[in-house]
RNA sequence: UAAACGCCUAAUUCCGAGCCCACGAGGUCCGGGAGCGGGGGAACCAGAUCGUUUGGGGCGAACCCACUACGUGGGAGCGCUGCUUCUUCAGCGCCAGCCCGACAGCUAACCCCGCCGGCCGACGAAGGAGACUGG
Numbered sequence: 001u002a003a004a005c006g007c008c009u010a011a012u013u014c015c016g017a018g019c020c021c022a023c024g025a026g027g028u029c030c031g032g033g034a035g036c037g038g039g040g041g042a043a044c045c046a047g048a049u050c051g052u053u054u055g056g057g058g059c060g061a062a063c064c065c066a067c068u069a070c071g072u073g074g075g076a077g078c079g080c081u082g083c084u085u086c087u088u089c090a091g092c093g094c095c096a097g098c099c100c101g102a103c104a105g106c107u108a109a110c111c112c113c114g115c116c117g118g119c120c121g122a123c124g125a126a127g128g129a130g131a132c133u134g135g
Stems, first nucleotide, its partner, number of pairs: 006119003012034005018028003035115006045105001053102001055103001056100004063075005077094005083130007
């Protein structure tokens, strides 16, 4: 550096048309199905309570506290440890960023939107349940 297995994330898969081509299980683009995920949106409730420039709100684990202060520590939270899952222990890592635009509580029907991007360093143990494989 590349590939494979695998990992984070909702971010996967199938079908069809057009175009391109190095004709490959190819690329690109449009449409549709399945699946996964997010938002808006009644009554009732929140009922004299909450919010309303100290603006407010959403996605996400990414919040809170302290300090010798823009990084360090602690707590909470999240991810991995190669069959899956639950409980416990051990080890390692993260604890960001982005969006809406004056506006949204919950919320059935209903409506709208996303399926990107980034890694491959290390790879433990006990018990329960199950799957697969072998005898």
Predicted 3D model of a 135-nucleotide RNA (c-di-AMP riboswitch aptamer (ydaO/yuaA leader)) from an Actinomycetota bacterium. Its Rfam family is "c-di-AMP riboswitch aptamer (ydaO/yuaA leader)". Rfam's curators write: This family represents a conserved RNA structure found upstream of the ydaO and yuaA genes in Bacillus subtilis and related genes in other bacteria.